[in-house]
């Protein structure tokens, strides 16, 4: 240095649920709370994947300004991935 990850040391993060806020929604923020996590740190048009559809666009439809479907420019890093990093038993 690379790989690896202890019933080690020091510390860290915080799922669900509930409460409040925000948003059309997905989701996000704060508090309580710990299911878990060795990257559960960071990165979301310009890797894959997933969620949502107010507005807008397209297609079909309707008497209609209706209805249905598709689409991200809205999101998710606790899905994979990329990248940086603490500690050091075997």
């Nucleotide at each position: 240095u690379c790989u690896c990850g202890a019933u080690a040391a020091a510390g860290g993060c915080a799922a669900a649920a509930c409460u409040g806020g925000u948003g059309a929604a997905a989701g996000c923020c704060a508090g309580u709370g710990a299911c878990g996590c060795a990257a559960a740190g960071c990165u979301a048009c310009a890797g894959g994947g997933g969620c949502u559809u107010c507005c807008g666009u397209g297609u079909a439809u309707u008497u209609a300004u209706u209805u249905a479907c598709a689409c991200a420019u809205g999101c998710c890093a606790g899905c994979c991935a990329g990248u940086u990093a603490c500690c050091g038993a075997a």